[in-house]
Molecule: transfer RNA
Organism: Thermothielavioides terrestris NRRL 8126
RNA sequence: GGACGGGUAGCUCAGGGGUAGAGCAACCGGCUGCAGUCCGGUAGGUCACGCGUUCAAAUCGCGUUUCGUCCU
Numbered sequence: 001g002g003a004c005g006g007g008u009a010g011c012u013c014a015g016g017g018g019u020a021g022a023g024c025a026a027c028c029g030g031c032u033g034c035a036g037u038c039c040g041g042u043a044g045g046u047c048a049c050g051c052g053u054u055c056a057a058a059u060c061g062c063g064u065u066u067c068g069u070c071c072u
Base pairs, nucleotide, nucleotide: 001071002070003069004068005067006066007065010024011023012022013021018055026042027041028040029039030038048064049063050062051061052060
């Protein structure tokens, strides 16, 4: 330098045009003599950044950035 894949909640990841989700973690409650397990609930998001397409973009296009694998 080139090819491909990834960046979404504190962590690990789904979701690929029409209300942003799960598990774990956190917090509150139930249970228990206490705690844990277990059960119920609450909160937590500029969807890496910019521009464009569209009635509507996390999702499509272009550029940038960053991480990974491979080629040279």